Predicted 3D model of a 75-nucleotide RNA (c-di-GMP-I riboswitch aptamer) from a Bathymodiolus platifrons methanotrophic gill symbiont.
Of the family's consensus pairs, 94% are formed in the model.
It was read from a public genome assembly, where an Rfam model found it.
[in-house]
RNA sequence: ACAACGAAAGGCAAAACCUGCUGGAAAGUAGGGGCUGAAAGUUACGGGUUCAGAACGGAUCGCCGGACUACCGAA
Repeated sequence: ACAACGAAAGGCAAAACCUGCUGGAAAGUAGGGGCUGAAAGUUACGGGUUCAGAACGGAUCGCCGGACUACCGAA
């Protein structure tokens, strides 16, 4: 240095719910909130779920997997 791993330290994110805004909806977003998380960072690539539905299309990465990236350094 790299991989694996996850003690400590410094921090980070933010479930349900409430309010405002956007949307046809799923849902997203801002504030509050705090269930949790060592990739709960990014990516819609595969699967799942979901909205709409003739088709086209959309959402979800804190559902699972893949890919890419990443702080710290005990055992």